[in-house]
């Protein structure tokens, strides 16, 4: 110099007009208006997939259905998240991925293939037995059986490799590799690593199939609650009026008395629309200092930084900044993308800048 791996900070800046949403702060004042200060979106406000906070509802206690999780150890208000390690894996290498359990049970395992799992006999080999030919050495045809060492299919064909042994083969024996498994010994908080003995034991995948073990989980959500509260409809109560009041009831019938009906008044209550609160100071920022390998914690100083609801946060110029074109003058260009109760995460999206830690490769000294 090049190629590359990880983190981490930023993602236009200023100024001038003219708007919009809130608060403070004065004038006018009936509604309400005008003037002045100041405040006014993000690293993901995003998607709504985890976690909790907070609210309201249910709740002795327990299980049973259901869902999420998954190596170990720590951090957290909690996590599916973040740190540390562990093992397998890809990589030369910084580093990157993956994570209970396939001898508890079932089921699956495409196409090829003779078989896809308590293996299986297509082709080949062998031994017996019948045939046929024979140069008498065998060959060649068929049946009964052996046989997973060879051929072939497969992503996967039930340890490698070499001798021994056999009709021919096999861990069938034996050595030496490789793995299982039980047992003992050392490290380590643990996953686990290292290290000896035995046993020939040699055991397919799939669990984001069922399912088994472990562990968590009540629901429902700011449209959650809480308050004020109109018009109409209709509910209750109290009082006055009428008989145009349908009935009912006081054993029947009359009268006549309650109930009830109708109007009209005042009161009460629920509750719609409407409006107020929840609403933003908070597991909070940022610096310092202590602890801790790191997540993380603790103490102190310091700062206060949107609350919109048919829902603001803008638009226009100019100067300067980056980036591209150009000899210049000068022209394009600046990206993902907008809060909605609020906090941790996680994924996704981004033009184009800066910084820091490490890896390989060439090269000079």
């Nucleotide at each position: 110099g090049g190629a590359g791996u990880c983190g981490g900070a930023c993602g236009g800046g200023u100024u001038a007009u003219c708007g919009c949403u809130g608060c403070g702060g004065g004038c006018c004042a009936u509604c309400g208006g005008c003037c002045c200060g100041g405040a006014g979106a993000g690293g993901a406000a995003a998607g709504u997939c985890c976690g909790g906070g907070c609210u309201c509802c249910g709740c002795a206690g327990g299980g049973c259905a259901g869902a999420g999780c998954g190596c170990u150890g720590g951090g957290u208000a909690a996590c599916g998240c973040c740190c540390a390690g562990g093992a397998a894996g890809a990589g030369u290498g910084a580093u990157c991925u993956u994570c209970g359990g396939a001898c508890a049970g079932u089921g699956c395992c495409a196409c090829a293939g003779a078989a896809a799992a308590c293996a299986a006999a297509c082709c080949g080999c062998c031994u017996u037995c019948g045939g046929a030919c024979u140069c008498c050495g065998g060959u060649c045809c068929g049946a009964c059986g052996g046989u997973a060492a060879g051929g072939g299919u497969g992503a996967a064909a039930c340890g490698g490799u070499g001798g021994g042994g056999u009709a021919a083969g096999a861990g069938c024996c034996c050595a030496c590799c490789a793995g299982a498994u039980g047992c003992c010994a050392c490290g380590g908080u643990g996953a686990c690593g290292c290290g000896g003995c035995a046993u020939g034991c040699u055991u397919g995948g799939u669990a984001a199939a069922c399912c088994c073990c472990g562990u968590u989980c009540g629901g429902a959500g700011c449209a959650a609650g809480a308050c004020c509260a109109a018009a109409u409809a209709g509910g209750g109560a109290a009082g006055c009026a009428u008989u145009u009041a349908a009935g009912g009831u006081c054993g029947g019938c009359c009268c006549g008395g309650c109930c009830g009906c109708u109007g009209c008044u005042u009161c009460c209550g629920g509750g719609u629309a409407g409006g107020u609160u929840g609403c933003u100071g908070g597991a909070g920022g940022u610096c310092a200092c202590g602890g801790g390998u790191a997540a993380c914690c603790g103490u102190g100083a310091u700062c206060c930084u949107a609350g919109a609801u048919g829902a603001a946060u803008g638009a226009u110029a100019g100067c300067c900044c980056c980036c591209c074109u150009g000899c210049a003058a000068a022209g394009g260009g600046g990206a993902c993308a907008g809060a909605a109760c609020c906090c941790g995460g996680c994924u996704u999206a981004c033009a184009g800048u800066c910084c820091g830690a490490c890896u390989c490769c060439a090269c000079u000294a």
Predicted 3D model of a 365-nucleotide RNA (Bacterial RNase P class A) from Halodesulfovibrio sp. The sequence was found by an Rfam model in a public genome assembly. Rfam family: Bacterial RNase P class A. By type it is a ribozyme.